FMN riboswitch aptamer (RFN element), 112 nucleotides, folded computationally. It was read from a public genome assembly, where an Rfam model found it. The prediction has a mean pLDDT of 84. Its Rfam family is "FMN riboswitch aptamer (RFN element)". Rfam's curators write: The RFN element is a highly conserved domain that is found frequently in the 5'-untranslated regions of prokaryotic mRNAs that encode for flavin mononucleotide (FMN) biosynthesis and transport proteins. Its family is annotated with FMN binding in the Gene Ontology.
RNA sequence: AUGUAUCUUCAGGGCAGAGUGAAAAUCUCGACUGGCGGUAAAGUCCGCGAGCGCAAGCAGAUUCGGUGCAACUCCGAAACCAACGGUACAGUCCGGAUGAAAGAAGAUAUGA
Numbered sequence: 001a002u003g004u005a006u007c008u009u010c011a012g013g014g015c016a017g018a019g020u021g022a023a024a025a026u027c028u029c030g031a032c033u034g035g036c037g038g039u040a041a042a043g044u045c046c047g048c049g050a051g052c053g054c055a056a057g058c059a060g061a062u063u064c065g066g067u068g069c070a071a072c073u074c075c076g077a078a079a080c081c082a083a084c085g086g087u088a089c090a091g092u093c094c095g096g097a098u099g100a101a102a103g104a105a106g107a108u109a110u111g112a
Stems, first nucleotide, its partner, number of pairs: 002111009017029003031092002033082002035048004043080002051058002062078005084095003
C1' cells in the first nucleotide's frame, strides 16, 4: 500500500438595504448561497445523494471569448436553476429533521 468483515466520528449554505401593504425574509427593486464521486479545479458535463411516489418510476439549470496538450471545470463577460408541508405566493423563514444519506476520515480483526 491492498482485499474482506465489524465498528466509530464527521457529513448543506444563503435575503443586507429599500418599496407596497393590515399583514410579505414569500410580491417588487435589490442582496446572498452552492452536498458527494469522476474529469484540468464544475450548483448548470457524466454519475450519486437529498426530494416526490404504494410501486413501476419521476425529478432543475450555460453560453460566448481567452489561455492551454487537455477546461461546458481555470480567467473575463453575460445568463440560468434550486423538493415537499405551513404562512401574503419562499432556493434563503418555520416544520418533518437531535432524522436520513451520497460520501470522507479513522479504529480493530483477518487473508495474501